[in-house]
Parts: sequence; C1' cells; structure tokens
RNA sequence: GCGAAUGUUUUCUAGGGUUCCGCAACUUUGUGUGGAGUUGGUCUGGUCCGAGAGAAAACACACAGUUUCAUACUGUGACACGGAAGGACAAAAGCCUGGGAGAU
Repeated sequence: GCGAAUGUUUUCUAGGGUUCCGCAACUUUGUGUGGAGUUGGUCUGGUCCGAGAGAAAACACACAGUUUCAUACUGUGACACGGAAGGACAAAAGCCUGGGAGAU
C1' cells in the first nucleotide's frame, strides 16, 4: 500500500428533539366543569428517533468437543481513543456519512 473478515434482526437503555398527545400561558365561544385558536421543548412527561466503540435475546457463521451419528447438544468468538463538516425524517441526537478523517 492492497485485499478479505469482525454478521443480521428484535427488545431495552444512555441520549435526542418537537410532528402527534398531554401540560402551561394568552385569546375566543358558551349558562357551565365544555369547545376552538395562537404561542411555548429555556415544559417533568406519553407517542416518536436512538448507539461499531452500551445491555440482553434469537438466528446465522466459524472453530473445538460430546453424541443416540439426526447440523442434535455444549463451549468459545477478542479489541475498539476518535474531530469538524454535512444529511434525513416534524426536528434533533452516541442516528447515517463512520471500525470514516485523524491518533496510538
């Protein structure tokens, strides 16, 4: 320098904003505890998004062993510091770009 590989999905969490719900303020309508509208995420929240370097599970694959010899059972599958800028959805983010650039 080049090539291959470190798998896929689901659930949850760290985190995230503001479409929807809720909440709050104001306005309006109404006899009224109801309705409608505007603003607010510098509103704890619910829906929602959500980790390569977070957790768990299932499946797959590889290796080793057991086995009633049936891909049935058991075990193992490491390490991982990381910008800026840009992108999507309503919007933002440990999402995607990205096991990137870079660092060791």
A computed fold for a 104-nucleotide RNA from Halobacillus yeomjeoni, annotated as Guanidine-I riboswitch aptamer. The prediction has a mean pLDDT of 80. Lineage of the source: Bacteria > Bacillati > Bacilli > Caryophanales > Halobacillus. Its Rfam family is "Guanidine-I riboswitch aptamer". A reference for the family is Barrick et al. (2004), "New RNA motifs suggest an expanded scope for riboswitches in bacterial genetic control", Proc Natl Acad Sci U S A. The sequence was found by an Rfam model in a public genome assembly.